[in-house]
RNA sequence: AAAGCCCGCCGGGCGAUCGCUGGUGAUGCGAAUCACGAGAGGAACGUCCGGACUCCACAGAGCGGCGUAGCAGGUAACACCUGUCCACCGUGAGGUGAGGAUCAGAGCAACAGAGACGAGUCGGGAAGCCGUCGCAAGGCGGUUUUCCGGGUGAAACGGGCAAUCUCUACGCGGAGCAACACCAAAUAGGCAGCCUGCGAUCCGGCUCGGAGAGGCUGCGGGUAGGUGGCUCGAGCCGCCGCGCGAGCGGUGGCCUAGAGGAAUGAUCGCCACGGCGCCAGCGAUGGCGCCGCACAGGAUCCGGCGUAUAGGCGGGCUUUGCAU
RNA sequence: CUGCCCGUAGCUCAACUGGAUAGAGCACCAGCCUUCUAAGCUGGGGGUCGGGGGUUCGAGUCCCUCCGGGCAGGCCA
Numbered sequence: 001a002a003a004g005c006c007c008g009c010c011g012g013g014c015g016a017u018c019g020c021u022g023g024u025g026a027u028g029c030g031a032a033u034c035a036c037g038a039g040a041g042g043a044a045c046g047u048c049c050g051g052a053c054u055c056c057a058c059a060g061a062g063c064g065g066c067g068u069a070g071c072a073g074g075u076a077a078c079a080c081c082u083g084u085c086c087a088c089c090g091u092g093a094g095g096u097g098a099g100g101a102u103c104a105g106a107g108c109a110a111c112a113g114a115g116a117c118g119a120g121u122c123g124g125g126a127a128g129c130c131g132u133c134g135c136a137a138g139g140c141g142g143u144u145u146u147c148c149g150g151g152u153g154a155a156a157c158g159g160g161c162a163a164u165c166u167c168u169a170c171g172c173g174g175a176g177c178a179a180c181a182c183c184a185a186a187u188a189g190g191c192a193g194c195c196u197g198c199g200a201u202c203c204g205g206c207u208c209g210g211a212g213a214g215g216c217u218g219c220g221g222g223u224a225g226g227u228g229g230c231u232c233g234a235g236c237c238g239c240c241g242c243g244c245g246a247g248c249g250g251u252g253g254c255c256u257a258g259a260g261g262a263a264u265g266a267u268c269g270c271c272a273c274g275g276c277g278c279c280a281g282c283g284a285u286g287g288c289g290c291c292g293c294a295c296a297g298g299a300u301c302c303g304g305c306g307u308a309u310a311g312g313c314g315g316g317c318u319u320u321g322c323a324u
Numbered sequence: 325c326u327g328c329c330c331g332u333a334g335c336u337c338a339a340c341u342g343g344a345u346a347g348a349g350c351a352c353c354a355g356c357c358u359u360c361u362a363a364g365c366u367g368g369g370g371g372u373c374g375g376g377g378g379u380u381c382g383a384g385u386c387c388c389u390c391c392g393g394g395c396a397g398g399c400c401a
Base pairs, nucleotide, nucleotide: 001320002319003318004317005316006315007314008313009312010311012271013270014269015268016267017266018265020039021038023036024035025034026033027032041295045306046305048304049303050302051301052300053176054175055174056173060208061207062206063205065172066171067170068169069168070084071083072082073081074080085099086097087096088095089094100167101166105165106164107161108160122149123148124147125146126145127144128143129142130141131140132139133138180228181227182226183225190219191218192217193216194215195214201211202210203209221400222399235254236253237252238251239250240249241248242247273292274291275290276289277288278287279286280285325397326396327395328394329393330392331391334350335349336348337347343381352368353367354366355365356364374390375389376388377387378386
């Protein structure tokens, strides 16, 4: 210098004008107005896992079902993360891995090939036995044992596939903030069919066990408003200690959306960044003009994973070439 | 917000327990028939199996992930 690998971070800034949603205070009977202060992300996304929380009985037992899988550790928990072993890929830095068991049992393998999962068979060699020919050496045929082999194919008496059933170990009861609780409003608390104390229905698979008197479907009718849950939390930042690390412990500081069909926006100016054009300059570079500036947005809350992302910054490392 | 389903030719659908060129009907193209057209007969073309990755000897089929589309679920009684 070129080509790469890994990790961390940012993802516009300032000002003016006009707005939006909560909070606090003031004024006002009220509607509202004014002031102060706050107002999306690294993924808020997909909803793929794991939890918190709430209800179903206090969440129980058995069977079934689903998920996970080297070993050790971290964690509230996990399919996540860390360390490490092994396998594969890469020259390497590194990356990827659903990576237990096929001596419990079952199943599968197209085409090709003599033969494809039970073992037998094709060809050749050796040894034993029998028959036959030969004086003999030995030849031929049959049979048993053993060894080897071309070719086919992913795979050929030796395995493969458990992201096939299965077995082993571990985990999981079900539903989800439209959970759930309360207030208000409303009325036709109706009609028909089916099931039902010989237990319907619920604890959403079944049985036990428990609760238990109405339940389901269709038609018809009404209301579709408010409050809580609702944001202080496995929280964020700094320092110290322990640990290879993921993390853990101590200590100090901070409060950072809580709306609810849903606010966080728009315009303009300057600056920053990138691209293009023109001008000046030997060049480095400078000036002017135009254009662009991503992915995307809370909706109960957390921990992960996955995916999208214009452009930019920092650190560590590898390979190759050149120079010393 | 939650639960569930689907994606195969231009359209509508098949493809068994994973097995080799993925089929059918309609549509399209060409030929025959007809004066011409339609119908009919014969032949033909057309497929990233929604995208990517993995397991496997082998994937439309099994697993993971992403994309697109669809359905259902609230209160009183």